Small-subunit ribosomal RNA, 3' major domain from a metagenome, 474 nucleotides, folded computationally. The coordinates come from a structure-prediction model, not an experiment, and the mean pLDDT is 82. It matches the Rfam family "Bacterial small subunit ribosomal RNA". The literature on the family includes a 2001 paper in Science by Yusupov et al., "Crystal structure of the ribosome at 5.5 A resolution".
Context: one part of a larger RNA
């Protein structure tokens, strides 16, 4: 000087407390461990692995296993020889592949040949998701959006170092003020960026409709007021007023759509964990080279005495079912979204209009509201499982897809010890969309609807910041 203390002081954070809803019990989905297996590919393992890499394993993906094949190779550069490229069909085979076969003779040319492509050969080489993340780059997580981490000159100390950065106030903040052997500065904080909340201007089509006509319908005429869209501005600065305070910083009220960072996002200092990744990529070293490389078919990654994590659906009456009826936002669409209409109980099929989209389509939002019924029951709750019949995607749904209909109707009556999230348009609850994607979400990422309770307080648990003290630690 640090680190540590079941030392002290001050302070903060959904850290506790106060509340609301869960997990832990059930069934299922999904990930992991374990076990099994020919293989169940690999990685991730306290917080910071476990709906994680994977924004989507039937084949492919795919790296694993079994079997069948290839050896200058699926891919790159160079050399030699031959042939344009390309293409039709037959046979064998699980296919890769092998044997035969049809058409075709192009472009440039100094007529030597050349360019692209295909085949054969030779070796230099290719190739490796093989090992080492403890050889590395890059990227990422974490402490932590915590308020810290440093430097120049000066001063002090023999020196390691100290000072500044400590102190009194204050702040979300090393934020600012005052003081001070310090005076300044840098990386962080804040601001500048995006979005949302108020107003104005400009612009009105595909958007809107106050008044005037018109209509089943903003449909049409008309209008651009209003909504909205999207470009530019205004607005918030402790600026003004009142109070408190050291005349300071600041704190409390007023005005205001918004008030002291208005809400949300992006943004992550010096560093820590030999943290994670050689399987995104790149790369040193090592290893394989008729195989640890390459091709193909089938299988596996989907197994199942069990254990754990994360979720979904429930156990019901603030509910289930049936009928009627209202109101979104944000997205996507030409290899696409697919309307009206018809068929089917339905998944869906037929159909073909419109749309490269503020125009058309996906697309009926659902909870809600108004009625009816059920009457506390393993039930008109709950939907697992299983049988049968189908639909769709796709060469192909057996291993191993999703959905529909009929039948079946399991566990489950609110969950032990323990444990998690959340402070406001939040939790809870309700639907909608998107990416991935042929098909395949209860996951993920967005969107709007309804919309709470509680916070006395900082004694305690956890994590962190500053000062100080002790130390046989570095």
């Nucleotide at each position: 000087u640090g680190a540590c203390g079941g030392g002290g002081g001050c302070c903060c954070g959904c850290a506790c407390a106060a509340g609301c809803g869960g997990u832990g019990g059930a069934g299922c989905a999904u990930g992991u461990g374990g076990u099994u297996u020919a293989a169940u590919u690999c990685g991730a393992u306290u917080c910071a692995a476990c709906g994680c890499g994977a924004a989507g394993a039937a084949c492919c993906u795919u790296a694993c296993c079994u079997g069948c094949c290839c050896u200058u190779g699926a891919c790159a550069u160079c050399c030699u020889c031959g042939g344009a490229a390309c293409u039709u069909g037959u046979c064998a085979g699980a296919g890769a592949u092998g044997a035969c076969u049809u058409g075709g003779u192009g472009c440039c040319u100094u007529c030597g040949g050349g360019a692209a492509c295909c085949g054969a050969g030779u070796g230099a080489c290719a190739g490796g998701u093989g090992c080492u993340g403890c050889a590395u780059g890059g990227c990422u997580g974490u402490c932590g959006u915590c308020a810290g981490c440093u430097c120049g000159u000066g001063u002090c100390g023999u020196g390691a170092g100290a000072u500044g950065u400590u102190g009194g106030g204050u702040u979300a903040a090393g934020u600012c003020c005052c003081g001070c052997a310090a005076c300044g500065a840098g990386c962080g904080c804040a601001a500048c960026c995006c979005u949302u909340g108020u107003c104005c201007u400009u612009a009105g089509u595909u958007g809107c409709c106050a008044g005037c006509a018109u209509u089943u319908a903003g449909u049409u005429g008309g209008g651009c007021a209003c909504u909205c869209u999207a470009a530019g501005g205004a607005g918030a600065c402790u600026g003004c007023c009142g109070g408190u305070g050291a005349c300071a910083a600041a704190c409390c009220g007023a005005g205001g759509a918004a008030g002291g960072u208005g809400g949300g996002g992006a943004u992550g200092a010096c560093g820590u964990c030999a943290a994670g990744u050689c399987a995104u990529c790149a790369u040193g070293g090592c290893c394989c080279u008729u195989a640890u490389g390459g091709g193909c078919a089938g299988g596996g990654c989907u197994a199942c005495a069990c254990a754990c994590g994360u979720g979904c659906u429930a156990c019901g009456a603030u509910g289930g079912u049936c009928g009627g009826u209202a109101c979104a936002a944000a997205g996507g669409g030409u290899u696409g979204c697919c309307a009206a209409c018809c068929c089917g109980c339905g998944a869906g099929g037929g159909g073909g209009a419109g749309c490269u989209a503020a125009u058309c389509c996906c697309a009926u939002a659902a909870a809600g509201c108004c009625g009816a019924u059920c009457g506390u029951a393993g039930u008109c709750c709950g939907g697992a499982u299983u049988g049968g019949a189908g639909u769709c995607u796709g060469c192909a749904a057996c291993u191993c897809g999703a959905c529909u209909c009929c039948a079946u109707g399991a566990a489950g009556u609110c969950g032990g010890a323990a444990u998690c999230g959340c402070u406001a348009g939040u939790a809870a609850u309700c639907g909608u969309a998107g990416g991935u994607c042929a098909g395949a979400a209860u996951g993920c990422u967005a969107c709007a609807g309804u919309g709470a309770a509680u916070a006395c307080g900082u004694u305690c648990c956890c994590g962190g910041g500053c000062c100080u003290u002790g130390u046989a630690c570095a």